[in-house]
Parts: sequence; structure tokens; C1' cells
RNA sequence: UCAGCUGGCCGGAUGGCUGCUGCCUCGACGCUAAUGCUUCAGGGCAGAGGAAAGUCCGGGCUCCAUGGAAGCACGGUGCCGGAUAACGUCCGGCGGGGGUAACCCCAGGGAAAGUGCCACAGAAAGCAAACCGCCCCGGUUUCGGGGUAAGGGUGAAAGGGUGCGGUAAGAGCGCACCGCGUCUCCGGCAACGGGGACGGCACGGUAAACCCCACCGGGAGCAAGACCGAAUAGGGAUGGCGGGGCGCGCGAGCGCCGGGCCCGUUCUCAGGCCUGACCAUCCGGGUUGGUUGCACGAGGCGCCCGGCAACGGGCGUCCCAGAGGAAUGGCCAUCACGGCGGCGAACCCGCCGUACAGAACCCGGCUUACAGGCCGGCUGGCUGC
RNA sequence: GGUCCCGUAGCUCAACUGGAUAGAGCGGCGGACUUCUAAUCCGCAGGUUGCAGGUUCGAGUCCUGCCGGGAUCGCCA
Repeated sequence: UCAGCUGGCCGGAUGGCUGCUGCCUCGACGCUAAUGCUUCAGGGCAGAGGAAAGUCCGGGCUCCAUGGAAGCACGGUGCCGGAUAACGUCCGGCGGGGGUAACCCCAGGGAAAGUGCCACAGAAAGCAAACCGCCCCGGUUUCGGGGUAAGGGUGAAAGGGUGCGGUAAGAGCGCACCGCGUCUCCGGCAACGGGGACGGCACGGUAAACCCCACCGGGAGCAAGACCGAAUAGGGAUGGCGGGGCGCGCGAGCGCCGGGCCCGUUCUCAGGCCUGACCAUCCGGGUUGGUUGCACGAGGCGCCCGGCAACGGGCGUCCCAGAGGAAUGGCCAUCACGGCGGCGAACCCGCCGUACAGAACCCGGCUUACAGGCCGGCUGGCUGC
Repeated sequence: GGUCCCGUAGCUCAACUGGAUAGAGCGGCGGACUUCUAAUCCGCAGGUUGCAGGUUCGAGUCCUGCCGGGAUCGCCA
């Protein structure tokens, strides 16, 4: 100097004017016995984010269900160790893949427990298989029988790979190395790594197909939930008093099922009569509404200590938004940054622009969106000393 | 605010247990028939299966992340 990798941070600044929301304070009118409350005016203080977003995970909190534990079903997670309240998150390792490297990516358990699937093509697609080719034999142009997975062809995939030997041609048939498997030794908490011996290969892929193994999970969500609760209508209980329910009808009333009396004792049947009102007290639900949950919390900042790190511990200090149709806005000046133009560069001047986006119970993550800028670490190439 | 569901041609729907060219009806365009139109018959076009990535030999289908729409107070006070 060029190209690249990676970690962290900011995300306009200052001043003025004018609004909006919440809290505090003071004054005035009104209400109250008083504390105090309502309205209005003045003053002071505070007032969005790194994602407040998507609602994809995990918790706190609340209600419901539930004896405890285990199991079944269903869902989720999945190399090893650690961090954490917990996690599918984070940190450090291991293995595999990519890159010259810095570094990046991986749903990364099990395919010798079982089942399913592997279309088309191809001879053959799963305890294999002979289409072409090669070799042997018989006949001998064309054919038949046998051997053969080294070669061709099909396919995403053809039952270890390379080489030498061997053979009629071949073949783990034999051997060396690599791969794979079993046993074993060493290192490591472990994943795993390194070495030795044996085995001639038995074991294709797919589990983001069913499944197996290990671990985790009760359900719903602040519109959860709690408290207060006027008027009207309606519900229930008790009493005055013996006086209920359903249906039809605007209504008087009628029908059905009941209750009581006529009836001196018990039961049954039939008939007749009465019974639907009103009042008082108490209770519970609940519409509209008010208060709460609800702003001190796994909290922020600074320093020190432990740890490679995620993180943990100690000390000091600070209080920091909160509505209920939803506040945090607008204008001006100066400056900063970027683009365009005025001249090709610098200075200067003019114009335009400064993103993504807006809390609603709270917190830890992930994912996604984002103009522009700042600080640090590392790798490779070229050049100079 | 919370919770749940859906997305295939212009419209309405298919596509089996993942299998090769994504089909059907209506609609559109062209032609035939008719004096002309309708109806009918024949033919044709029309698809990023909402988007991106992954698993797999292979994805409309399986998985993940986004985008858009709906249930709209008769989903929840």
C1' cells in the first nucleotide's frame, strides 16, 4: 500500500422558542368536621430501542387441574465438557467440510434391534446380478454350455481403493500400503486422538421416513388474576301466609304437571273447591365502570478478585418512561457527515439528504430490518529500508 | 395486547406414503358452425406451487427463517 477475516461501540451534537405525558411543589375557586379531593394557573424534575419488531424458544408472576413416585400417549431436544433461574441460547474443546491463511459452516446420537422406500434408466437396486466384453469347451459365420465383477454401458448410488504377484481369463486368490471391523495399551473428566496385534471384507444410502436410545415438558395466559361496585331489571333463601312449575294468549284468562281441603284411621280411583298476588329482611352472580396487578429488577454504572471464556463473587454508587385510542413532537440557528452543482484539485459558496423503526406485565436469548460512522485485533500479496 | 389458521394459472379447486411434463372446470385468445350472436365443437396460451435457505439422488409435499392475508370485539375482558 492492496485484498480480506474478525470483535466491540455509536446510531447526529449544542443552544433557543413552542407543544404532549407522568410525578412533585405552590397559589386560587368549590366540596368536607378534618386528613383530604376536583378543576384551573405558575414553577421544577423525568420521558423509547438496539432492535421496543416477528411472537420463534426459555423463565418469573397469576389462575385452573393435580396425593407422591413411576409409566403410557403426544411434543421437543440430540458430539463432549462447562455457564445459567432456564433454554433449541452462550463459552471452551472434539470430529467432518470449505479457504493459501486469518477464519467460516455443520438438526453432529443410533442404519450389525426391526419395518418401509430407493422412481426412470439399467442385465442386476439388496441375504444380488452375466447386457456388451474377456477366457475355456463342443460345434464351428450366425449357436449352445460353463467360468469371470479386471474393462464398457446405465444410474444419485453397482458388495472396499491403489499397486505388484497370480491365473485359461479373472477374483482379497496371495502380499504391501490405505480404509473398515474386533481386541488391547497409552494420553485426555469426556467427545476423541496416537500405537500394537488379529481378521480377507462379513457392514450401500435414507431416521428434517416410521422407529430405537438418552434427557426435558401438566394446561392456559396480565384481555392471567385480585378488590370495590350505584341505579334499573332479573335470581335464590327466610318470614308475614296455606298460596309452586311449564306452555299458549296483547290481556282478562285457558291447558298440562303439582300442592292443600272436602275426608273420623290407612291406601287407591273419580269429582268439586282453593292456590299464579303483594311486602319486609338477607345472600350470591353480574353488564357498564373504578382501583390494583404495574415499574426495585435474575436492575444500571464504576472498581477489585477468580476463570482461557461464557460467567461468578465482593465493595461503592444511582433510582431510571409508563398510557388505556395510546405522551416522548415541531420550528429556527450553528456545527458534524454524505451526495450533486458552481472550475480540473484544494479553499469557499449554494441546494438536497441523515436510516430501520415507536414501549403497553417483566426478564434472558434467537431471528429479521437498518443511512452513515468510530475503535481494536489478525491473515495473505506486492514494494522500500 | 394475546392466541389460532391460510397461501398452487385471472377465479374455484386437485395432485396418493416425496418420484420427474403440476392437472381439471370457469374465464381469455384463435378457428369451425351461423346471415349475425349465443350455445356447441376443435386448438392454443397462461405457473418463480408466496419468498429464501436446508435435508434428500429427487421437494407443491419434509424442516427452518421471512413475507402477505384472515379469524375483527360472534376467538379471548

Two RNAs folded together computationally: RNase P RNA and transfer RNA, 462 nucleotides in total. Rfam match: Bacterial RNase P class A.